[in-house]
Molecule: transfer RNA
Organism: Scleropages formosus
RNA sequence: GCCCUAGUAGCUUAACCUCUAAAGCACCGGUUUUGUAAUCCGAAGAUCGAAGGUUAAACUCCUUCCUAGAGCC
Numbered sequence: 001g002c003c004c005u006a007g008u009a010g011c012u013u014a015a016c017c018u019c020u021a022a023a024g025c026a027c028c029g030g031u032u033u034u035g036u037a038a039u040c041c042g043a044a045g046a047u048c049g050a051a052g053g054u055u056a057a058a059c060u061c062c063u064u065c066c067u068a069g070a071g072c073c
Base pairs, nucleotide, nucleotide: 001072002071004069005068006067007066010025011024012023013022028042029041030040049065050064051063052062053061
C1' cells in the first nucleotide's frame, strides 16, 4: 500500500431483505430470610464508532474517515 471482519445499554450478544432496537448478566426498587446470597416481580438505561449522501422512512444501502483484529505484498 491492497483486501477482509468487527464497532449497538456498564458488560456479552441479537435485529442488517430501508418500516419506529430485543435479550441475558450487572445496577435500582420490591418479595423472601434473624441477616446475606439465591429465587420471584417491577422499573430505568443505547437516536446503533463519526460525518455526509440516497429515500416518505436508514442500525440496515452508498461514500469518506476513526478504532481493533486477521490476511497478502